[in-house]
A computed fold for a 104-nucleotide RNA from a Bacillota bacterium, annotated as SAM riboswitch aptamer (S box leader). Of the family's consensus pairs, 97% are formed in the model.
RNA sequence: CCUUUAUCAAGACAGGCAGAGGGAUCGGCCCGAUGAUGCCUGGGCAACCGGCGCACGACGCGUGCGGUGCCAAUUCCGACGGCGAGGACGCCGACAGAUGAGGG
Numbered sequence: 001c002c003u004u005u006a007u008c009a010a011g012a013c014a015g016g017c018a019g020a021g022g023g024a025u026c027g028g029c030c031c032g033a034u035g036a037u038g039c040c041u042g043g044g045c046a047a048c049c050g051g052c053g054c055a056c057g058a059c060g061c062g063u064g065c066g067g068u069g070c071c072a073a074u075u076c077c078g079a080c081g082g083c084g085a086g087g088a089c090g091c092c093g094a095c096a097g098a099u100g101a102g103g104g
Stems, first nucleotide, its partner, number of pairs: 001104008013042005021031003025079004043071003048067003051063004075096001080093005
């Protein structure tokens, strides 16, 4: 980098460093010198994989020990298509993206 598969409406912040953009892309709308984004330390959330315990026909339940992940906004909303409506809009499905676990 490509690919398979599951999930994406819930949940979870303090301190330090450093200083200008950041929220993947585009549009919108937000966040940001009252210091964002990022990095570090500590803390936390969750329970995908492994471990352990229980259960076992298949599934599963617990724990949170190890490996990831995550801690503004639904994946912030939309982008393509469909349905409903006069319309604003609402709903559904793709695409894209993110994360885990496999494969190349």

The sequence was found by an Rfam model in a public genome assembly.